Overview:
SAM riboswitch aptamer (S box leader) from a Saprospiraceae bacterium, 122 nucleotides, folded computationally. The prediction has a mean pLDDT of 80. NCBI's taxonomy places the organism under Bacteria, Pseudomonadati, Bacteroidota, Saprospirales, Saprospiraceae. The sequence was found by an Rfam model in a public genome assembly.
RNA sequence: CACUUAUCAAGAAAGGCUGAGGGAAUGGCCCUAUGACGCCUUGACAACCUGUCGAAUGCUGGAAAUGCUGCGAUAAGGUGUCAAUUCCAACCCUGAACCAGAUGGUUCGGGAUAGAUAAGUC
Numbered sequence: 001c002a003c004u005u006a007u008c009a010a011g012a013a014a015g016g017c018u019g020a021g022g023g024a025a026u027g028g029c030c031c032u033a034u035g036a037c038g039c040c041u042u043g044a045c046a047a048c049c050u051g052u053c054g055a056a057u058g059c060u061g062g063a064a065a066u067g068c069u070g071c072g073a074u075a076a077g078g079u080g081u082c083a084a085u086u087c088c089a090a091c092c093c094u095g096a097a098c099c100a101g102a103u104g105g106u107u108c109g110g111g112a113u114a115g116a117u118a119a120g121u122c
Stems, first nucleotide, its partner, number of pairs: 002121007013042005021031003026089003043082003048078003051074004058068002086114001091111003095108005
C1' cells in the first nucleotide's frame, strides 16, 4: 500500500516557534496576520486495543480449577482526537411527506462511493 470488521449528529485547552495559506479530492460554504495550517511542551476528551478489577455462569471439563467468549467498571499503557454532522452536497432508491399538476422540485429516510480512526491479516 492492499484486504476484513467496527465506529464516525457527542466530547475536549493554554503557552512557545514559524509565517500563509488551510478545511483530503470537485462545487459550495467556512477558518485565517485579532497569526490559521504545521511543530514542540503541558493539559484535556474519548474508550478502538492491551492491562487491572468485578459479577454472572455461556463454552471446554466427570467435577474443581484453568482457559475462552461476551458484559460492567477503571483509565496504568498503545493509538487517536481537541472549528463547523466525515462542515454541506454529489451517485442510486417503484422509500415517505409536501408543492406543483410536468415527466419536475424540496425535505426527510435508506443505500452506495470516497474519507478518517482502531484492531487484525498479508